A computed fold for a 73-nucleotide RNA from a Dehalococcoidia bacterium, annotated as transfer RNA. The organism belongs to Dehalococcoidia, within Bacteria.

Formats: sequence, C1' cells, structure tokens
RNA sequence: GCGCCUGUAGCUCAGCGGAUAGAGCGCUGCCCUGCGGAGGCAGAGGCCGAGGGUUCAAAUCCCACCGGGCGUG
Repeated sequence: GCGCCUGUAGCUCAGCGGAUAGAGCGCUGCCCUGCGGAGGCAGAGGCCGAGGGUUCAAAUCCCACCGGGCGUG
C1' cells in the first nucleotide's frame, strides 16, 4: 500500500430499512435483613466514531475519512 472484519450505555454485547435504541454486569435509591458486597423492586445513563449521499423513513444501505483488529505483496 491492498483485502477483510470492526467502532451502539462505565464494561461486554444485541439490534441485519419502519414505533420513544435494548440486555447482562456495574452504578444510584428504596425494601428486605441482626448486618450485608446476598435477595427483591425502581431509576439514572447512549441520538449509535464523525461528514456526506440514497430513501417517505437509516444504528441498519452507499461514498470518502478517522480509530481498532486480522491477513498479505
């Protein structure tokens, strides 16, 4: 340099064109409990790497860019 994969909540990931973007862990509050980091309930937290395009509608498709991984001359 070229090819492929990848970038979504603090972490690990799901979501493969349509309804206010979800789960587990973690975090916060409350309950429970002799106490509790164990158990129960509730909640906060992301506009999806960033720009442009296609579409009535894009996290999802296309383009070039940035970051990460693998392969290769």
RNAcentral holds the sequence, with entries from ENA.